A computed fold for a 509-nucleotide part of an RNA from a Gammaproteobacteria bacterium, annotated as large-subunit ribosomal RNA, domain I. Model confidence (mean pLDDT): 84 of 100. It was read from a public genome assembly.
[in-house]
Context: one part of a larger RNA
RNA sequence: UGCACGCGGUGGAUGCCUAGGCGGUUGCAGGCGACGAAGGACGUUGUAUCCUGCGAUAAGCCCCGGGGAGCAGGCAAACAUGCUUUGAUCCGGGGAUUUCCGAAUGGGGAAACCCGCCGGCCUCGCGCCGGCGUUGCGCGCUGAACACAUAGGCGCGCAAAGCGAACCCGGCGAACUGAAACAUCUAAGUAGCCGGAGGAAAAGAAAUCAACCGAGAUUCCCGGAGUAGCGGCGAGCGAAACGGGAAAAGCCCAAGCCCGCAUCAAGCCGGCAAGCCAAGCAGAAGCGCCUGGAAAGGCGCGCCGCAGAGGGUGAAAGCCCCGUAUGCGAACGGCGAGCCGGCGGGCGGGCUGCAGAGUAAGGCGGGACACGUGUUAUCCCGUCCGAACAUGGGGGGCCCAUCCUCCAAGGCUAAAUACUCGCAACCGACCGAUAGUGAACUAGUACCGUGAGGGAAAGGUGAAAAGAACCCCAGGAGGGGAGUGAAACAGACCUGAAACGGCGUGCAU
Numbered sequence: 001u002g003c004a005c006g007c008g009g010u011g012g013a014u015g016c017c018u019a020g021g022c023g024g025u026u027g028c029a030g031g032c033g034a035c036g037a038a039g040g041a042c043g044u045u046g047u048a049u050c051c052u053g054c055g056a057u058a059a060g061c062c063c064c065g066g067g068g069a070g071c072a073g074g075c076a077a078a079c080a081u082g083c084u085u086u087g088a089u090c091c092g093g094g095g096a097u098u099u100c101c102g103a104a105u106g107g108g109g110a111a112a113c114c115c116g117c118c119g120g121c122c123u124c125g126c127g128c129c130g131g132c133g134u135u136g137c138g139c140g141c142u143g144a145a146c147a148c149a150u151a152g153g154c155g156c157g158c159a160a161a162g163c164g165a166a167c168c169c170g171g172c173g174a175a176c177u178g179a180a181a182c183a184u185c186u187a188a189g190u191a192g193c194c195g196g197a198g199g200a201a202a203a204g205a206a207a208u209c210a211a212c213c214g215a216g217a218u219u220c221c222c223g224g225a226g227u228a229g230c231g232g233c234g235a236g237c238g239a240a241a242c243g244g245g246a247a248a249a250g251c252c253c254a255a256g257c258c259c260g261c262a263u264c265a266a267g268c269c270g271g272c273a274a275g276c277c278a279a280g281c282a283g284a285a286g287c288g289c290c291u292g293g294a295a296a297g298g299c300g301c302g303c304c305g306c307a308g309a310g311g312g313u314g315a316a317a318g319c320c321c322c323g324u325a326u327g328c329g330a331a332c333g334g335c336g337a338g339c340c341g342g343c344g345g346g347c348g349g350g351c352u353g354c355a356g357a358g359u360a361a362g363g364c365g366g367g368a369c370a371c372g373u374g375u376u377a378u379c380c381c382g383u384c385c386g387a388a389c390a391u392g393g394g395g396g397g398c399c400c401a402u403c404c405u406c407c408a409a410g411g412c413u414a415a416a417u418a419c420u421c422g423c424a425a426c427c428g429a430c431c432g433a434u435a436g437u438g439a440a441c442u443a444g445u446a447c448c449g450u451g452a453g454g455g456a457a458a459g460g461u462g463a464a465a466a467g468a469a470c471c472c473c474a475g476g477a478g479g480g481g482a483g484u485g486a487a488a489c490a491g492a493c494c495u496g497a498a499a500c501g502g503c504g505u506g507c508a509u
Stems, first nucleotide, its partner, number of pairs: 001508007009500001015494001016460002020431002022428007029420002031163002039101003042055003046079002050074002061095006070083003106115003116132006134160009167198001168196005178185001182232001208215002219246005229237002250412003253356001255352007267343006275335003280328003286301005302319002304308001310322003362384007371397001392407005447454002467493001470481004
């Protein structure tokens, strides 16, 4: 040094576990904010940090309700000091307080800081309270050049702003890529940026389709259909009518008069109210023996069940505990179909009438339509032009006629549809610590970067700390006894593979 066997070490795989994740179903909610948000800074407990809560009234103050014996948040014990059946801690609802920054709003500013002005109070203190931003709209006062007026000035009131995961509408709008290169084309009106809104948004009541039969707003789904078409006819792009379903709802203005019916909106305001939500309450039925550290296991004999979902308890429990089925429950607060009242104004008929102009159409240039200018209709925009007036006008995919159909250039409109930052309950041939979120643990932490930004590792004693009193190795570390425990090779820890390293013995060299 190698091999073999035995025994420690190192190491942290594997098994088991789950405090955390992932995906979904149903219902709810779909906003918060100048009454100062979201998010923070700094404080705050008798005792240091962190987390949670809270705000100089600072792990809290007041009221109402629930609950019923302990309690003073967590890691996290200990000491001290207290509270509590005159009902504490805790849970639900309402209120008070709520430093400083932040839209941040008195001015400034390198956020959490600096510096003011006005009024009131004042035990006058470098004190306390309240106010002082901008823009839009409304109202009032005042008021030039310039007579009236207007501009301007001043004051008051109302509103706005900022944040938010996705969904929605609109404006601007790529490139990589594909075409096996690349320019039209594609990617794609995608990503991204900006504006705006709602719980949905948008669309919507035919100048629509259809085809000589007819349908009857919009939206969404299935089919039609990868069809008809478009296309360096390449790569690729890709309808509609119509059929079947979901859901259904229609209206107003551009105008006056008369008659009749009658008080009638899906709108706004107020009230009432079933019910629901936000704490909770009741809730059936098991004992003995055996093994064992421990019984829920085995054996024996019972019981409940509208409850044999699930979890816990020293192993595997319907009957031990929490629960489960079922039945109840709100002073105050929220939602609330529906009903009632008010505002508001309605419906039908007739007459005279009205019926959206720099519009439609056209030329040129673009864009949208599945449709790339093509024989290219239709819609929108820029620019130049520019009608008709229901005896009229648009459309039916160049164009013309016949025929059919509809009435542009004003407006409103639930539902079916999309999404999930969030709340509640439940589910999973989802993961189980190199997995599952980046994050099961002080995690967007430590750490890196000037910054934008990047971004970890790290779970497990035991049923119970019973966490090893005391003695010894001079002290520490580590260990040996003793003791606890079922087990200590469960000792700061479950199991504890391999690589790697050692000790002992045998053999070989």